[in-house]
């Protein structure tokens, strides 16, 4: 100092960074001094929450709004979406097909609903500085979420019973 390993506690707007802007430093350039330009190195940013899981294989631009206007921009990877078979719920008492869902297990349609969290301010810490971390204060959404109502809403074919 490496590798393992085995617990906790978080964890998918999660994790990363070669573009990119920024901040330090170092060197050229300029009579000088600084600025501007280049150039090498080192860093810093790089998604704020709410939501989302039958299982296996696959796929990439996987819901929803806050913020802020160059960067929450581009790039990888990743992922509870979406696609295909299985099982499984519902569509009539059974079977088969089809269809839609996923264990709160069929759509459509309207109605209400929510102490979000960062942005903001206040205070304190480490950084030479970009930034970073921690605490307190006050608010503000929205949905494919929760809820409650409604709908001449969910089929073909077979067989049975009334």
């Nucleotide at each position: 100092a490496g590798a393992g390993a085995a617990a906790u506690a978080a964890g998918a707007g999660c994790g990363c960074c070669a573009g990119g802007a920024c901040u330090c430093u170092c060197g050229c350039g300029g009579a000088a001094a600084g600025g501007u330009g280049c150039g090498g190195g080192a860093g810093u940013c790089g998604a704020c929450g709410a939501g989302g899981a039958a299982g296996a294989c696959g796929u990439u631009c996987a819901u929803c709004g806050a913020a802020g206007c160059a960067u929450u921009c581009g790039g990888c990877g990743g992922g509870u979406a979406c696609g295909u078979c299985u099982c499984g719920g519902c569509u009539u008492c059974g079977g088969g097909c089809a269809g839609u869902c996923g264990u709160c297990a069929g759509g459509g349609c309207g109605g209400u609903g929510a102490c979000a969290a960062a942005u903001c301010c206040c205070g304190g810490c480490g950084g030479u500085g970009a930034c970073g971390c921690c605490g307190g204060g006050g608010a503000c959404a929205a949905a494919g979420c929760a809820u409650c109502g409604u709908c001449u809403u969910a089929g073909c074919c077979c067989g049975g019973g009334c």
This is a predicted structure of a 162-nucleotide RNA (glmS glucosamine-6-phosphate activated ribozyme aptamer) from a Rubrobacteraceae bacterium. It matches the Rfam family "glmS glucosamine-6-phosphate activated ribozyme aptamer". By type it is a riboswitch.